RNA sequence: ACAGAACAAAGGCAAAUCCGUCCGAAAGGCGGAGACGCAAAACCACGGGUCUUAGCCAUUCCCAAUUGGGAUGGAAUGACAGCCGGGUUGCUCGA
Numbered sequence: 001a002c003a004g005a006a007c008a009a010a011g012g013c014a015a016a017u018c019c020g021u022c023c024g025a026a027a028g029g030c031g032g033a034g035a036c037g038c039a040a041a042a043c044c045a046c047g048g049g050u051c052u053u054a055g056c057c058a059u060u061c062c063c064a065a066u067u068g069g070g071a072u073g074g075a076a077u078g079a080c081a082g083c084c085g086g087g088u089u090g091c092u093c094g095a
Stems, first nucleotide, its partner, number of pairs: 004093002012038002017033004022029002036082001042088003046085003049080003056074007
């Protein structure tokens, strides 16, 4: 250097759930509590996947007929890095 995580130490992160005069249409994020887990549970939406559907499109209904309103379906440019793969960086130990 490559390839690793059995033991030990110092530390780190934080699922579910609860809370909120926060952001967002939502998914979700952020903050506090919490601790199921994690050796990359650090960072990057590049491939797959999943979630959401504001605007948009289609169908349809209503109206006082409008630059109006509702329902259903489709669809990311919105999200998820603690779904998998990939990329980047990195602590300790061992070798």